This is a predicted structure of a 476-nucleotide part of an RNA (small-subunit ribosomal RNA, 5' domain) from an uncultured bacterium. The prediction has a mean pLDDT of 86.
Context: one part of a larger RNA
RNA sequence: GAUGAACGCUGGCGGCGUGCUUAACACAUGCAAGUCGAACGGGCUCUUUCGGGAGCUAGUGGCGGACGGGUGAGUAACGCGUGAGGAUCUGGCUACAGGUUAGGGACAACGACUGGAAACGGUCGCUAAUACCUAAUGUGCCGAGAGGUGAAAGCUUAAUGUGCCUGUAGAUGAACUCGCGUCAGAUUAGCUAGUUGGUGGGGUAAGGGCCUACCAAGGCUUCGAUCUGUAGCUGGUCUAAGAGGAUGACCAGCCACACUGGGACUGAGACACGGCCCAGACUCCUACGGGAGGCAGCAGUGGGGAAUUUUCCGCAAUGGGCGAAAGCCUGACGGAGCAACGCCGCGUGAGGGAGGAAGGCCUUCGGGUUGUAAACCUCUUUUCUCUGGGAAGAAGAACUGACGGUACCAGAGGAAUAAGCCUCGGCUAACUCCGUGCCAGCAGCCGCGGUAAGACGGAGGAGGCAAGCGUUAUCC
Numbered sequence: 001g002a003u004g005a006a007c008g009c010u011g012g013c014g015g016c017g018u019g020c021u022u023a024a025c026a027c028a029u030g031c032a033a034g035u036c037g038a039a040c041g042g043g044c045u046c047u048u049u050c051g052g053g054a055g056c057u058a059g060u061g062g063c064g065g066a067c068g069g070g071u072g073a074g075u076a077a078c079g080c081g082u083g084a085g086g087a088u089c090u091g092g093c094u095a096c097a098g099g100u101u102a103g104g105g106a107c108a109a110c111g112a113c114u115g116g117a118a119a120c121g122g123u124c125g126c127u128a129a130u131a132c133c134u135a136a137u138g139u140g141c142c143g144a145g146a147g148g149u150g151a152a153a154g155c156u157u158a159a160u161g162u163g164c165c166u167g168u169a170g171a172u173g174a175a176c177u178c179g180c181g182u183c184a185g186a187u188u189a190g191c192u193a194g195u196u197g198g199u200g201g202g203g204u205a206a207g208g209g210c211c212u213a214c215c216a217a218g219g220c221u222u223c224g225a226u227c228u229g230u231a232g233c234u235g236g237u238c239u240a241a242g243a244g245g246a247u248g249a250c251c252a253g254c255c256a257c258a259c260u261g262g263g264a265c266u267g268a269g270a271c272a273c274g275g276c277c278c279a280g281a282c283u284c285c286u287a288c289g290g291g292a293g294g295c296a297g298c299a300g301u302g303g304g305g306a307a308u309u310u311u312c313c314g315c316a317a318u319g320g321g322c323g324a325a326a327g328c329c330u331g332a333c334g335g336a337g338c339a340a341c342g343c344c345g346c347g348u349g350a351g352g353g354a355g356g357a358a359g360g361c362c363u364u365c366g367g368g369u370u371g372u373a374a375a376c377c378u379c380u381u382u383u384c385u386c387u388g389g390g391a392a393g394a395a396g397a398a399c400u401g402a403c404g405g406u407a408c409c410a411g412a413g414g415a416a417u418a419a420g421c422c423u424c425g426g427c428u429a430a431c432u433c434c435g436u437g438c439c440a441g442c443a444g445c446c447g448c449g450g451u452a453a454g455a456c457g458g459a460g461g462a463g464g465c466a467a468g469c470g471u472u473a474u475c476c
Base pairs, nucleotide, nucleotide: 001475002474003473005472006471007470008469009468012346013345014344015343016342017341018339019338020304025302026301027300029299030298031297034063035062036061039060040059042057043056044055045054046053047052070257071256072255079182080181081180082179083178084177085176088174089173093170094169095168096167097166098165099164100163101135102134103133104132110125111124112123113122114121115120140149141148142147154162155161183229184228185227190220191219192218195217196216197215198214199213200212201211202210232254233253234252235251236247237246238245239244259280260279261278262277263276282293283292284291285290310336312335313334314333318332319330320329321328322327349379350378351377352376359370360369361368362367384413385412386411387410388409389408393403420465421464422463423462424461425446426445427444431460432459433458434457435456441448442447
């Protein structure tokens, strides 16, 4: 000098930030991912001029739940950083080219019957689609060729608008490979059998022992393999003249994880925080047959701890999902609340005022000091209280503001509402008196205290910093 700090004493205001570093411990409650009726058939409500119209939505279907948000357990690794590479995929978006024909059978919803305490089902029957299946055409795609493969879906309008399918290219995102760099220990010296390489096959979006059969016997290592410990990495941050050392909170990029372990499904994308299946621990419900759950999302609770906030407001802005749109959803985000936790700014008054008042303290008893300090006089009103007005942020027509009657402006009142903390032997700025008597105590180091202690305790005075001041911890 610094800190995501804590503790002690003290505490007026504002702006901007920051706020579980410990138990990746367990979690009550609420919310955090939905949306589309312009894909579809129903159902319900309202209305009707009986043609219909409007609204809502359980189900089928589409898109999105792989983003956004959290945490740092694991990981010493192509994980990260940086530079390069070839054997790849890419929903939505953009550009271009072409197509969108014909038919079919179901399953939910619904109805009937029925099982179960519940969660949730079972049987029979009916039905639509941009759901599913088949055929045709097939620009195309693969292949040297022969040949092989192989699409589609409609909805809506007054007007064509938006979809769907195939291909090429772009953009974006993602996967893979390699060079170099990336903590400590030798009181860890040898490690390795899919191990190292080849051939055939399989698998993948794609190269590859990625997997498998066979063959060969290789591969790594004192330039530290293997093992053990510790640890998310980086841009950065702190410090330092620099080199360096330390560190990785907040913000940003990448990675990993989502009660613990394993697995795949769907999908352009996951082996998926608020999806599925299995096992385990734990908790809860139960009619004992069986079921339900996962805050390392935002708040909040218990626990641990020296220690870390509200079960708040709003989608007005920015951004995201869906939708043609209106719009709906959004604890992302925008804000408010709490905390001197930090940085910055402001205030607690200004000018005058000597009989140097009183009181305190010291005294050589003359006086000195507190001290222009107070009183007193003249002002001011930043702050404070009250009253009135009152935004920008809204996206140039109008409407739309959580913050917020906030910021800000004007007026009125009255010095009014506002100073502490540490230190005073040397280092180190600042000294006397009283008490105590190696006691009580102080202390960062040296060291003070055993009867005049500038070092302990109190008082007066002084020095330093100031809404803070000290102490402790940690880093340079």